[in-house]
Context: one part of a larger RNA
RNA sequence: UGACGGGGACCCGCACAAGCGGUGGAACAUGUGGUUUAAUUCGAUGACAAGCGAAGAACCUUACCAGGGCUUGACAUCUCGCGAAUCCGCUAGAGAUAGCGGAGUGCCUUUUGGAACGCGAUGACAGGUGUUGCACGGUCGUCGUCAGCUCGUGCUGUGAAGUGUCCCGUUAAGUCGGUAAACGAGCGCAACCCCUAUUGUAUGUUGUAUUUUUCAUACGAGACUGCCGGCGUUAAGUCGGAGGAAGGCGGGGAUGACGUCAGAUCAGCGUGACUCUUACGUCCUGGGCGACACACAUGUUACAAUGGGUAGUAACAAAGGGUUGCUAAACUGUAAAGUGGAGCUAAUCCCAUCAAACCUACCCCCAGUUCGGAUUGAGGGCUGCAACUCGCCCUCAUGAAGUCGGAAUCGCUAGUAAUCGUGGGUCAGCCAUACCACGGUGAAUACGUUCUCGGGUCUUGUACA
Numbered sequence: 001u002g003a004c005g006g007g008g009a010c011c012c013g014c015a016c017a018a019g020c021g022g023u024g025g026a027a028c029a030u031g032u033g034g035u036u037u038a039a040u041u042c043g044a045u046g047a048c049a050a051g052c053g054a055a056g057a058a059c060c061u062u063a064c065c066a067g068g069g070c071u072u073g074a075c076a077u078c079u080c081g082c083g084a085a086u087c088c089g090c091u092a093g094a095g096a097u098a099g100c101g102g103a104g105u106g107c108c109u110u111u112u113g114g115a116a117c118g119c120g121a122u123g124a125c126a127g128g129u130g131u132u133g134c135a136c137g138g139u140c141g142u143c144g145u146c147a148g149c150u151c152g153u154g155c156u157g158u159g160a161a162g163u164g165u166c167c168c169g170u171u172a173a174g175u176c177g178g179u180a181a182a183c184g185a186g187c188g189c190a191a192c193c194c195c196u197a198u199u200g201u202a203u204g205u206u207g208u209a210u211u212u213u214u215c216a217u218a219c220g221a222g223a224c225u226g227c228c229g230g231c232g233u234u235a236a237g238u239c240g241g242a243g244g245a246a247g248g249c250g251g252g253g254a255u256g257a258c259g260u261c262a263g264a265u266c267a268g269c270g271u272g273a274c275u276c277u278u279a280c281g282u283c284c285u286g287g288g289c290g291a292c293a294c295a296c297a298u299g300u301u302a303c304a305a306u307g308g309g310u311a312g313u314a315a316c317a318a319a320g321g322g323u324u325g326c327u328a329a330a331c332u333g334u335a336a337a338g339u340g341g342a343g344c345u346a347a348u349c350c351c352a353u354c355a356a357a358c359c360u361a362c363c364c365c366c367a368g369u370u371c372g373g374a375u376u377g378a379g380g381g382c383u384g385c386a387a388c389u390c391g392c393c394c395u396c397a398u399g400a401a402g403u404c405g406g407a408a409u410c411g412c413u414a415g416u417a418a419u420c421g422u423g424g425g426u427c428a429g430c431c432a433u434a435c436c437a438c439g440g441u442g443a444a445u446a447c448g449u450u451c452u453c454g455g456g457u458c459u460u461g462u463a464c465a
Base pairs, nucleotide, nucleotide: 001465002464003462004461005460007459008458009457010456011455012454013453015449016448019412020411021410022409023408026301027300028299029298030297031296032295033294034292035291042053043052064287065286066285067284068283069282070281073125077124078123079121080120081119082118083117086103087102088101089100090099091098092097107114108113127276128275130274131273132272136270137269138265139264140263141261143259148187149186150185151184152183153182154163155162156161167178168177169176193253194252195251196250198221199220200219201218202217203216204215224247227241228240229239230238231237290431303405307364308363309362310361311360312359320351321350322349325344326343330339331338332337371402376397377396378395379394380393381392382391418441419440420439421438422437423436424435
């Protein structure tokens, strides 16, 4: 100087407390461990792994396994030879591939050749999702959006070092004020950036029946403790008030200091070293990644009456996506869907009458039920060469566990929690109950800081570095 303490003081945080809703019990979905397997590819493992990489495993993906093939190779450059390229068909085969036949003979050009492409030969080489994240770059997580981390000069100390950065107030903040052997400065904080809440002006197509307006786009205004009062050191500031759409950081986002964890990633990418080279490379078919006594994690649906069902009121949104696409009207079908083909490169048309909770009426009458929907049977629909392993959807039937969950444990302080739907990415289709966004309805509680956890500042002890 640090680190540590079941030392002290002060302060903060959904950290506790006060509340609301969950998880832990059930069924299912997904991930992980384990076990099994020819293979169940690999990585991630307290917080900081486990609906994570994966914004989508039937083939492909795919890295794994079995079998069948290739060896200058699926891919790149160079040398030589032949042939335009390309397209179609037949045979064998699971296919990769092998053999045969036909069409075709282009572009530039000095008619030698050249460009591109295909086939063959030769070797230089290619190739490796093989190892090492404890050789690395880059990127990311975490402490933590915590308020800290440092430097120059000066001063103090034999020196390591200290001071500054302490102290007194204050703040969300090393934020600011005062004091002080310090005076300044840098990286952080804050502000500058974006969205949102109010309003003015301008412009309005495709928006509005029309206009004031709503809406859209652009540029402005507005909030600064500016005004008043109390407290405070006449300060920083804090408490209350006025006005105001908004008040003391208005709300949200982006933004993550010096560093810590030899944290994660050689499988996103790049890369050193090592290693394989008729194979640890590469092509194909099929299988596997989807197994299942069990254990854990994250979710969905429930256990019902603040509910379930049926009908009605075409009740009321926001934000998105669409040409290999979104697909209207109309018709067929109980439905999934099919036929159909208008319109739309979209403020125009479509998804989409753009919602659902909501509201109204009726039924159910507390039951394993008109709750709950797992599981299974039958029949269909769609995507796709192909739904057996292993897709989604519809209809009919079936109707399991479950009556609110032990110890324990999680999230959340306001348009939040809870609850209700909507859209998007990936994507042929989809195992999405996931993820990312969007709006609708819309609470309760916070006395307080003794305790639990994490963090900050000062101080103290130490046989630790």
This is a predicted structure of a 465-nucleotide part of an RNA (small-subunit ribosomal RNA, 3' major domain) from Candidatus Berkelbacteria bacterium RIFOXYA2_FULL_43_10. The RNAcentral record of the full RNA draws on ENA and SILVA. Rfam family: Bacterial small subunit ribosomal RNA. Taxonomically the source falls in Candidatus Berkelbacteria (Bacteria, Bacteria candidate phyla). The prediction has a mean pLDDT of 83.